SAM riboswitch aptamer (S box leader) from Pleurocapsa minor GSE-CHR-MK 17-07R, 103 nucleotides, folded computationally.
It was read from a public genome assembly, where an Rfam model found it.
Its mean pLDDT, the model's own confidence on a scale to 100, is 80.
[in-house]
RNA sequence: CACUCAUCAAGAGCGAGGGAGGGCAACGGCCCGGUGAACUCGCGGCAACCCCCGAAGCGUCGGAACGGUGCCAAAUCCGUCAGCAGCCGCUGAACGAUGAGAC
Repeated sequence: CACUCAUCAAGAGCGAGGGAGGGCAACGGCCCGGUGAACUCGCGGCAACCCCCGAAGCGUCGGAACGGUGCCAAAUCCGUCAGCAGCCGCUGAACGAUGAGAC
């Protein structure tokens, strides 16, 4: 970074610095925020994609958590596009995020 695949309703926060924003961008909602946002650092934790161990046999299942990532408000916070005639609601897609590959 154009591509491929998988997953995305669960889970897990304190301290120090910082000082007004934040929830990907836009728009519309709805929230979080001086009882301290973004961001940085330290420590802690969650999860289990890769790695590792065992079983199994081409679907996977169980375990572990040293290491590589990731994550620690709200479903990816909700909607926007499509289908179910409309509302509600549901489902799917798109966008996005994360991982593992490919280039």